[in-house]
Context: one part of a larger RNA
C1' cells in the first nucleotide's frame, strides 16, 4: 500500500411482526468516559536490529545505542462519538377532509353450463379417433322440449389493469374489518431504521376426524398403438379436488434481484388523487404526488443486460457463498400421527 462476492457463474432467508444487539435528524449548554496531545513512572536480562571491540576469519563472545509501537499517574484540548439537561421540525406518527380497489372474514341471493332423475315428441344408431375398438342403444339411446335434484366454477367486462408483506385474490348484496393514496399544514416532537433468537402467516400435494361428491382425475380395468407399450390416444373409474375443525411448513415460494434512506439526463404509455388554463358541457391542455409498464444517456457489468421501480453513486443493519461429486446423504438434536421437515458432516473420489 492492498484487503472478495451473492439477476444468469457458489451465494438473498418464502413473507411479515418484533425483544436483545448494531446504527441513527437539526440547534444550544454541561461533563470529559471514548478520542487527541505533553510530562513523569514503568515496560528485567538475554534474544532480534544498528555501531564498535576480541578469537588469523567466521559462527560464538563482549561493550554501547536505539527499540520494546504497551500499561499506569497527572495535566491540557473539546471537533467528533458517548452520557446529562433544554429546545426545534424536515424523519416518524396523529387529527381533519376526500379517493380507488378480485385486500381479508362471515352470512345470504343469482344466472349460464355439465351430469343424473321423471315425463312428452321421435327412430336407429350414437360416441370416440390419425384410423379403430372397448363403451352405449329397440328394456327406446343420441337429438329435442318441459319439470326436478345436486355439486363445483363464476363466460363477456378483463387490461405488461387493480389489490395484498408474501402465499394469493375475479358473480351480486349485506355486515364486520386491515392497509394504501391525495389535500390542508392543525397537533406530538426523533417517538426512527434494521433485526440473531422468538412469534405469526404461508400455493399445491399429503395426513386425522366428520360431511359432501356434478365435472375432473393419480391409482386402476378394458380397448387401441407397438417388435414390446407397465406410456402417449380412447371408454370407464377410486382417492383427491369442495366444506368444517386440526396438522404439515415445503415450491423454478422467481423480479432467480433482502430491508430502509439519500443523490444521479431524458422520452412515452397506463391505474388512483390534487391544482391551474381553455371550452366553461362531455372534454382538451399543462403541472404535481403516489403506483405500475416500455425505451434510453451517464455510470455499472465477464458478457447478456440493468439504467430515478438500478444490477449507478453512497450510508446502516440482517441473511448467505468459498471447486465438482460423495450429499442436502450419514449421525446426533429437534418438530411431526405419518409422509417427512429443520439443522447438517466426514472418509473417499476427481
Nucleotide at each position: 500500500c492492498u484487503g472478495g462476492g451473492c439477476g444468469u457463474a457458489a451465494a438473498g432467508g418464502g413473507c411479515g411482526c418484533g425483544c436483545a444487539g448494531g446504527c441513527g435528524g437539526c440547534c444550544c449548554g454541561g461533563u470529559c468516559a471514548g478520542u487527541g496531545a505533553a510530562a513523569c513512572g514503568u515496560g528485567a536480562a538475554a534474544u532480534a536490529c544498528c555501531c564498535u571491540g576480541g578469537u588469523u576469519u567466521a559462527a560464538u563472545c563482549a561493550g554501547g545505542g536505539a527499540a520494546c509501537u504497551g500499561c499506569g499517574u497527572c495535566u491540557c484540548a473539546u471537533a467528533c462519538u458517548g452520557c446529562c439537561a433544554g429546545g426545534c421540525u424536515u424523519g416518524a406518527g396523529g387529527a381533519c377532509g376526500g379517493a380507488a380497489g378480485a385486500g381479508g372474514a362471515a352470512a345470504u341471493g343469482g344466472g349460464a353450463a355439465u351430469u343424473c332423475c321423471c315425463g312428452g315428441u321421435g327412430u336407429a344408431g350414437u360416441g370416440g379417433u390419425g384410423a379403430u375398438a372397448u363403451g352405449u342403444a329397440u328394456u327406446g339411446a343420441u337429438a329435442u322440449c318441459g319439470g326436478g335434484a345436486g355439486g363445483a366454477a363464476u363466460a363477456u367486462u378483463a387490461g405488461u389493469g387493480g389489490u395484498g408483506a408474501a402465499g394469493g385474490u375475479g358473480u351480486g348484496u349485506u355486515u364486520c374489518u386491515g392497509g394504501u393514496c391525495c389535500g390542508u399544514u392543525c397537533c406530538u416532537g426523533a417517538c426512527g431504521c434494521u433485526c440473531a433468537g422468538g412469534c405469526g402467516c404461508g400455493a399445491a400435494a399429503g395426513c386425522u376426524g366428520g360431511g359432501g361428491g356434478a365435472g375432473u382425475a393419480a391409482a386402476u380395468a378394458g380397448g387401441a398403438u407397438u417388435a414390446g407399450a407397465u406410456a402417449u390416444c380412447c371408454u370407464g373409474g377410486u382417492a383427491g379436488u369442495c366444506c368444517c375443525a386440526g396438522c404439515c411448513g415445503u415450491a423454478a415460494a422467481c423480479g432467480g434481484u433482502g430491508a430502509a434512506c439519500a443523490c444521479u439526463a431524458g422520452g412515452u404509455g397506463u391505474g388512483g388523487g390534487g391544482g391551474g388554463u381553455a371550452u366553461u358541457g362531455a372534454u382538451u391542455u399543462u403541472u404535481u404526488c403516489c403506483g405500475u409498464g416500455c425505451c434510453g444517456u451517464a455510470g455499472c457489468u465477464a458478457a447478456c443486460g440493468c439504467a430515478u421501480u438500478a444490477a449507478g453513486u453512497g450510508u446502516u443493519c440482517c441473511g448467505c457463498c468459498u471447486g465438482g461429486g460423495g450429499a442436502g446423504u450419514a449421525u446426533g438434536a429437534u418438530c411431526g400421527u405419518a409422509a417427512g421437515g429443520u439443522u447438517g458432516a466426514a472418509a473417499u473420489u476427481u
Predicted 3D model of a 350-nucleotide part of an RNA (small-subunit ribosomal RNA, central domain) from a metagenome. The coordinates come from a structure-prediction model, not an experiment, and the mean pLDDT is 88. The full RNA is in RNAcentral, with records from SILVA.